The prediction has a mean pLDDT of 79. The RNA shown here (c-di-GMP-I riboswitch aptamer) has 77 nucleotides and comes from a Solirubrobacterales bacterium. Lineage of the source: Bacteria > Bacillati > Actinomycetota > Thermoleophilia > Solirubrobacterales. Rfam family: c-di-GMP-I riboswitch aptamer. Gene Ontology term of the family: cyclic-di-GMP binding.
[in-house]
This record gives sequence, C1' cells and structure tokens, in this order.
RNA sequence: UCUAGACUCAUGCACCCCCGUCGCGAGGCGGAUUCGCAGAGCCACGGGACUCCGCCGGAGUUCGCCGGGCUGCCGAG
Repeated sequence: UCUAGACUCAUGCACCCCCGUCGCGAGGCGGAUUCGCAGAGCCACGGGACUCCGCCGGAGUUCGCCGGGCUGCCGAG
C1' cells in the first nucleotide's frame, strides 16, 4: 500500500414503542430507549415503496428497502 472480512482492538450509530415539537401528509428534529448494524457514515443519482396536489402530470418523503457514487476505523493474509 492492497485485500478477505468482524476472529481482534478502538470507536460509533441507534429500530419499534413513548414524550415534546415541526409538517396537509409520508415523515423530520430533540429526549429517553436499545431491535439490530462493520460502515445503520454522507449523497435523492437510478429503481422500489409511501404522501400531497392535480394539468395523469407535478411536488415531496424514505439512504435502517435495493443498487450506485464519495469517504472512514481495525486488519488475518
């Protein structure tokens, strides 16, 4: 430096439910919680699913649905 991967070290995130708050809504944010995750880090680029409006077309949500892009820790070999 490359790489299988989570055997190992360190570290992180945080489902559902609940509370508060924002939003027409899908859902977002914060708190608590911790199902799980080796990137459950970021990106709405492609697909899927969902919401709203309606000019059947437009606007949005979801990256913890899949793919892809960027990027990070450890590292058997």